[in-house]
Context: one part of a larger RNA
Molecule: small-subunit ribosomal RNA, central domain
Organism: Chlorobiaceae bacterium
RNA sequence: CUGGGUGUAAAGGGUCCGCAGGCGGGUAAGCAAGUCGGUGGUGAAAUCCUGCAGCUCAACUGCAGAACUGCCUCCGAUACUGUUUAUCUUGAGUACGAGAGAGGAUGAUGGAAUUCAUGGUGUAGCGGUGAAAUGCGUAGAGAUCAUGAAGAACACCGGUUGCGAAGGCGAUCAUCUGGCUCGUUACUGACGCUCAGGGACGAAAGCGUGGGGAGCAAACAGGAUUAGAUACCCUGGUAGUCCACGCCUUAAACGAUGGAUGUUCGGUGUCGGUCCCGUUCAGCAUAUAUUAAUAUGUGUUGAACGGGAUCGGUGCCUGAGCUAACGCGUUAAACAUCCCACCUGGGGAGUACGAUCGCAAGGUUGAAACUC
Numbered sequence: 001c002u003g004g005g006u007g008u009a010a011a012g013g014g015u016c017c018g019c020a021g022g023c024g025g026g027u028a029a030g031c032a033a034g035u036c037g038g039u040g041g042u043g044a045a046a047u048c049c050u051g052c053a054g055c056u057c058a059a060c061u062g063c064a065g066a067a068c069u070g071c072c073u074c075c076g077a078u079a080c081u082g083u084u085u086a087u088c089u090u091g092a093g094u095a096c097g098a099g100a101g102a103g104g105a106u107g108a109u110g111g112a113a114u115u116c117a118u119g120g121u122g123u124a125g126c127g128g129u130g131a132a133a134u135g136c137g138u139a140g141a142g143a144u145c146a147u148g149a150a151g152a153a154c155a156c157c158g159g160u161u162g163c164g165a166a167g168g169c170g171a172u173c174a175u176c177u178g179g180c181u182c183g184u185u186a187c188u189g190a191c192g193c194u195c196a197g198g199g200a201c202g203a204a205a206g207c208g209u210g211g212g213g214a215g216c217a218a219a220c221a222g223g224a225u226u227a228g229a230u231a232c233c234c235u236g237g238u239a240g241u242c243c244a245c246g247c248c249u250u251a252a253a254c255g256a257u258g259g260a261u262g263u264u265c266g267g268u269g270u271c272g273g274u275c276c277c278g279u280u281c282a283g284c285a286u287a288u289a290u291u292a293a294u295a296u297g298u299g300u301u302g303a304a305c306g307g308g309a310u311c312g313g314u315g316c317c318u319g320a321g322c323u324a325a326c327g328c329g330u331u332a333a334a335c336a337u338c339c340c341a342c343c344u345g346g347g348g349a350g351u352a353c354g355a356u357c358g359c360a361a362g363g364u365u366g367a368a369a370c371u372c
Stems, first nucleotide, its partner, number of pairs: 004343003007326002012340001014201004021194003025088007033081002035077004040072003049065006091191001092188003095184005103177007110154001114150008125136002162169002206247006215241002220236004258339006266317024321328002345372003354365004
């Protein structure tokens, strides 16, 4: 290389965007580069292969043929690929009309709780544990009431609900802003898919500068426990956690399952839209009854609830099929196609060296000897 694989055995890149590259919908026509057929030239000899022959055989040697699977020229074929032109609408996108949402950023506001401060009431305990002690308290704690300050997080709603590419996102309101879904089928007319390198984003911890600091809490101190206890438990407590800006770029970054497209039985929930049917309520119009006002019928609009259909999401169960099994099963791990990434016994080792990125911590790339 061929081949076989990647949910759990080794193996899907953390995620997206995207240049090159690879691959790419229907129809018609032209060309003929790939492709196919043929002609001519060349493809040295030896070797290899086949046949025959010569050394007594063989090795060896000679002769003839075949082969040299290649390259070039010319002629022809046109299904497929390619290319050019034209065209189409189902892929993709746009427009218009609706809709849902913890999607993002900034600002403002709110209540509960906590801690602290001040003051009032009040007196001997509080706190903590398996039990205690350290700790706090007669300089008046804890409890309770009032007032004030500060920072952080947003109970209930809350739901295998929703949104986001992933990381992730949860008080309320406002402003700015991204994406998605449904409906109409109006417009463009293949504009598409994937993507090495590259770019952007990327939890927590950590780093730099400046703020902030209520609670929690690595380190640290003390008290316990214990044979010991550099722990688990308790009392404290600093970085940090929070904000702004700039780095770091890693996670069991997990669905341990790359992306896209198409095909393939069912059942049952739930979320968002659209359409249809039924019930109830409300508004409007109209007819009849009726003194007014109300009642009834019809039509229409809106809302809620129930049922059905359909599109899109999100769960569960199960069939065929797949799988080593577990299990997966229209949200595939089924059946196919395209592109990328990755794997090839365990340890040594995600180490050494080199390169590169970083302020550092360290990250990325990534061996071998040796050994089993």